[in-house]
Context: one part of a larger RNA
Molecule: large-subunit ribosomal RNA, domain IV
Organism: Anaerolineaceae bacterium
RNA sequence: CCCUUGUUAAGGAACUAGGCAAAAUGACUCUGUAACUUAGGGAGAAAGAGGGCCUGAGGAGGUAAACGACCGAGCGUCGGGAGCCUUAUUAGGCCGCAGAGAAACGGCCCUACUGACUGUUUAUCAAAAACUUAUGUCUCUGCGAAAGCGCAAGCUGACGUAUAGGGGCUGACACCUGCCCAGUGCCGGAAGGUUAAAGGGAGAGGUUAGGCUGGGGUAACCUGGUCGAAGCUUUGAACUGAAGCCCCGGUGAACGGCGGCCGUAACUAUAACGGUCCUAAGGUAGCGAAAUUCCUUGUCGGGUAAGUUCCGACCCGCACGAAUGGUGUAACAAGUGGGGCGCUGUCUCAACAAGGGGCCCG
Numbered sequence: 001c002c003c004u005u006g007u008u009a010a011g012g013a014a015c016u017a018g019g020c021a022a023a024a025u026g027a028c029u030c031u032g033u034a035a036c037u038u039a040g041g042g043a044g045a046a047a048g049a050g051g052g053c054c055u056g057a058g059g060a061g062g063u064a065a066a067c068g069a070c071c072g073a074g075c076g077u078c079g080g081g082a083g084c085c086u087u088a089u090u091a092g093g094c095c096g097c098a099g100a101g102a103a104a105c106g107g108c109c110c111u112a113c114u115g116a117c118u119g120u121u122u123a124u125c126a127a128a129a130a131c132u133u134a135u136g137u138c139u140c141u142g143c144g145a146a147a148g149c150g151c152a153a154g155c156u157g158a159c160g161u162a163u164a165g166g167g168g169c170u171g172a173c174a175c176c177u178g179c180c181c182a183g184u185g186c187c188g189g190a191a192g193g194u195u196a197a198a199g200g201g202a203g204a205g206g207u208u209a210g211g212c213u214g215g216g217g218u219a220a221c222c223u224g225g226u227c228g229a230a231g232c233u234u235u236g237a238a239c240u241g242a243a244g245c246c247c248c249g250g251u252g253a254a255c256g257g258c259g260g261c262c263g264u265a266a267c268u269a270u271a272a273c274g275g276u277c278c279u280a281a282g283g284u285a286g287c288g289a290a291a292u293u294c295c296u297u298g299u300c301g302g303g304u305a306a307g308u309u310c311c312g313a314c315c316c317g318c319a320c321g322a323a324u325g326g327u328g329u330a331a332c333a334a335g336u337g338g339g340g341c342g343c344u345g346u347c348u349c350a351a352c353a354a355g356g357g358g359c360c361c362g
Stems, first nucleotide, its partner, number of pairs: 001357008010348002014346001019343001028050004036041001038172001052094006059087005067079004071074001095099001107341007114333002119131002136169006147156003173328004178258003183255002185251005192246003198240002203235005210227007259277005286320001287317001298314005
């Protein structure tokens, strides 16, 4: 010097990102207990008091002997209450610094945010405001269900049957959940347009039996040109032709979206009001410098001697907003922010002690 402990004058969070760590509180009995509240809670709220041992008085409870009565004569019943046990109350006394004499054994309060709650999670840096949840809502599914696994057989769903099962979103409860269907999606529609295979076969090409015709040859025949049936073959227009798409409607607790400029009131300022452009429609209620606010330590108020945090307001919302839910909310939380009481070696500022290391000598 390090580690693990113990104690500490005066102060008491001045430490620090932050009371981290430590200290403090502590079990039991009694008293007492606020706002708020979903009337259950909050609550062990908070805040207080008590305790050992000895002697006496006496309350309550338990057990129950002697003795007595009765009869059905029993290990009977009833009365009876000595004694013993337990435990309140009360009077007096005794000892110590200290009586839950050690140990185990809540610190508390105010306020805001988030998530209702119990629960779950990154085995091994994250336990949370994340996930889940009951609730709400949309949607699919009529049973060989939908959905899922599998090539299939088959299985799950389910030995269930729409008060059931699958999927999506939301996330207790309370009050609510506005406008937009132009785009995308989904649902419905079928008149018209477009449209595949297929059907269809107008027509075109190839091939050539043969016809006509040229050259050679007596002829048979050889060799050209042109036309060309049938068949075969290569193609092939019109026309017919479903869903889909176009089209016509609906639909937002479907994906999503929810304006700009200018002017105007008898101080000023502001604009209930007006004009204009654009849009599918221009953000309603509520909330708001917010887990969202850049400017920003916004401004005002509170708290402090002093407050970039915090609380209450304001509204100029860079860039809140209604089930990607909005706003509240008792209870709950090893959640997050702010303040306070108590308490302390966290600190002013360090000291001493114990044990274990390190270091030195051997």